[in-house]
Context: one part of a larger RNA
Molecule: large-subunit ribosomal RNA, domain IV
Organism: Hyphobacterium marinum
């Protein structure tokens, strides 16, 4: 010096990206326990007290014929120690946001999460030799099931909700019309032959699905404007004009896991706060099942704050064990 332990004056997070690590707490009984809430919970909330030994009393349980043995609850009086759940074992706690409802699952060997799944919700396909999947096929699964079933896809408990657009793309429907393949058809024509004929080319016309066309459909893929003016201070614009569009973003939320300018502005917390919380709305570039906004409980998730606690630190020191190192 390194590793692993133990201890530490005064201070107590000043350390640091961040209390990482360590320390605190820890058991049983009694008292006591807030907001919120889906009334289950939150909750071991928080916060207190007791616990050892001796003597003595009361009630009582089980076993036993009994003597008695093993306990439970409770009253009184005293005793000793630094320490009485004496070692080991054995929750630190509280507040506030974000995300995900939850228990679960995951990158075997750098990621456990806000990712996946989930119960619940929707759309869609499928009438049974089902759809779908595997296979060249036979056949098999689906399913010894039958629409309260099975497949696909999106969303993701619960509560309140889920606005407008069908122009594009997709899907669904449509006995008309247009286009259109093979095929049918055969006016007419060509070659050759003395001819019968043979061999060719070939116009009208009749020909599916598809596409065009006409409708529907957004919890299908997706999309959801610009400029100018206007109120008796100013500012702003309920209002008006105009252009474009399929339609111009509704409710709710909003500097947000989304805000560039930005450490926006105001308020709170600190002596001091680019983080945090509450507001404002000028949303570069939120927004409604690629779900929107809330939400008790839950989380080895994540942000910020407080109490306790500490060698994280001010600022290091000592001890123990094992190495390294020096000497032998």
């Nucleotide at each position: 010096c390194u590793a692993u332990g133990c201890u530490g004056a005064a201070g107590g997070a000043a350390c640091u990206c961040g209390g990482c690590a360590a320390a605190u707490u820890a058991c049983u009984c009694c008292c006591g326990u807030a907001a919120g809430u889906u009334c289950g919970c939150g909750a071991g909330a928080a916060g207190g007290g007791a616990g050892c030994c001796u003597c003595u009393g009361u009630a009582u349980u089980g076993g036993g014929c009994a003597a008695c043995c093993a306990g439970u609850a409770u009253g009184g009086a005293g005793g000793g120690g630094c320490a009485c759940a004496g070692a080991c074992c054995a929750g630190g706690g509280g507040g506030u946001g974000g995300c995900g409802a939850c228990u679960g699952u995951u990158u075997a060997c750098u990621a456990a999460a806000a990712a996946c799944a989930c119960a619940g919700g929707g759309c869609u396909c499928u009438g049974c030799g089902a759809a779908g999947u595997c296979g060249c096929a036979a056949g098999a699964c689906g399913a010894c099931g039958u629409a309260u079933a099975g497949g696909g896809u999106c969303u993701g408990a619960c509560g309140c909700c889920u606005g407008c657009c069908c122009g594009g793309u997709g899907c669904c429907g449509g006995a008309a019309g247009g286009u259109u393949a093979a095929a049918a058809g055969g006016a007419g024509g060509a070659g050759u032959g003395c001819a019968a004929g043979c061999u060719c080319c070939g116009a009208a016309u009749u020909g599916a699905a598809g596409c065009c066309c006409c409708g529907g459909u957004a919890a299908a893929c997706g999309g959801c404007g610009g400029c100018c003016g206007u109120a008796a201070c100013u500012a702003u614009a309920a209002c008006g004009g105009u252009c474009c569009u399929a339609a111009g973003g509704u409710a709710g939320c909003g500097a947000a896991a989304u805000u560039c300018c930005u450490u926006g502005u105001c308020g709170g917390g600190u002596a001091a706060g680019u983080u945090c919380c509450g507001a404002c709305c000028u949303g570069c570039a939120c927004g409604a099942a690629u779900g929107g906004c809330g939400u008790a409980a839950c989380g080895a998730c994540u942000u910020c704050c407080c109490c306790g606690c500490u060698g994280u630190c001010u600022c290091c020191a000592g001890c123990a064990u094992a190495g390294a190192c020096u000497c032998a």